[in-house]
This is a predicted structure of a 74-nucleotide RNA (transfer RNA) from a Bacteroidia bacterium. It matches the Rfam family "tRNA". The family's RNA type in Rfam is transfer RNA. NCBI's taxonomy places the organism under Bacteria, Pseudomonadati, Bacteroidota, Bacteroidia. The coordinates come from a structure-prediction model, not an experiment, and the mean pLDDT is 81.
């Protein structure tokens, strides 16, 4: 310096050929249940979908730039 793949909840990922409210496990929190703890059930919280900015009636998704992360090449 150059190419690829990725950055989504407190982990681990999933979503997308633009459109219903942005979701799953696991972890937190409350209640149920037990003398108590777990375990099971009911439930609740938690999200700038890396940052800017474009196109578009409408972006987590398309586009352009920057950041950091793996990995190839030199």
């Nucleotide at each position: 310096g150059g190419g690829g793949c990725g950055g989504u909840a407190g982990c681990u990922c999933a979503g997308u050929u633009g459109g219903c409210u942005a979701g799953a496990g696991c972890a937190u929190c409350u209640g149920u249940c037990u003398u108590g703890c777990a375990a099971a059930c009911a439930g609740a919280a938690g999200g700038u979908c890396a940052a800017g900015g474009g196109u578009u009636c409408a972006a987590u998704u398309c586009c352009c730039u920057u950041c950091c992360g793996c990995u190839c090449c030199a």